[in-house]
RNA sequence: GGGGUCGUAGCUUAGCCCGGUUUAAAGCGCAGCACUGUCACUGCUGAGAUCGCGGGUCCAAAUCCCGUCGGCCCCGCCA
Numbered sequence: 001g002g003g004g005u006c007g008u009a010g011c012u013u014a015g016c017c018c019g020g021u022u023u024a025a026a027g028c029g030c031a032g033c034a035c036u037g038u039c040a041c042u043g044c045u046g047a048g049a050u051c052g053c054g055g056g057u058c059c060a061a062a063u064c065c066c067g068u069c070g071g072c073c074c075c076g077c078c079a
Stems, first nucleotide, its partner, number of pairs: 001075007010028004020059001030046005052068005
């Protein structure tokens, strides 16, 4: 230098290929309440991500296109 793959709440992932509505979903974790003599367990409720970043296309983008950053892998070049 060329190619592939991954990046979405604090953590682990789903959704992306094939765009669609009103809210981006789940588990763990966190906060509150109930339960209990207390803690834990369990149940209920809630907060938390504008989807790595920037731009474009579109009525509409996590999803398509371009650029770019970072991790991992493969190939090539120089020494």

Overview:
This is a predicted structure of a 79-nucleotide RNA (transfer RNA) from a Candidatus Peregrinibacteria bacterium. The source organism's lineage runs through Bacteria, Bacteria candidate phyla and Candidatus Peregrinibacteriota. RNAcentral holds the sequence, with entries from ENA.